[in-house]
């Protein structure tokens, strides 16, 4: 770093450090000196990979990730509708599993 498959409507934040931006790319809307982003402690969610239980269905535990604003914040490219907008596939994007 590329391929593949699966998910992506739920869930979970104090506290110390830093200081002007963030939130993937454009827009758009919002978050932000009532301290955002990061990063660090310590708690939490969730269950893909693991561990166990006849282990397949299921469950229980949480070592490996992952994750704690907003539907993956919304739209991006099309498709149907009852067309200021609903919906819906794709696309891009996260995550994790395997591959090279």
């Nucleotide at each position: 770093u590329a391929g593949u498959c699966a998910u992506c409507a739920a869930g979970a934040g104090a506290g110390g450090u830093u200081a002007a931006g963030g939130a993937a790319u454009a827009g758009g809307c919002c978050c932000a000196a009532u301290g955002a982003c990061a990063c660090c402690u310590c708690a939490g969610c969730a269950a893909c990979c693991u561990a166990c239980a006849a282990u397949a269905a299921u469950g229980u535990a949480a070592g490996g990730u992952g994750c704690u604003a907003a539907c993956u914040c919304c739209u991006a490219c099309g498709a149907u509708c009852u067309c200021u907008g609903a919906c819906u596939g794709g696309g891009a994007g996260a995550u994790g599993a395997u591959u090279a």

A computed fold for a 100-nucleotide RNA from endosymbiont 'TC1' of Trimyema compressum, annotated as SAM riboswitch aptamer (S box leader).
RNAcentral holds the sequence, with entries from Rfam.
Taxonomically the source falls in Bacillota (Bacteria, Bacillati).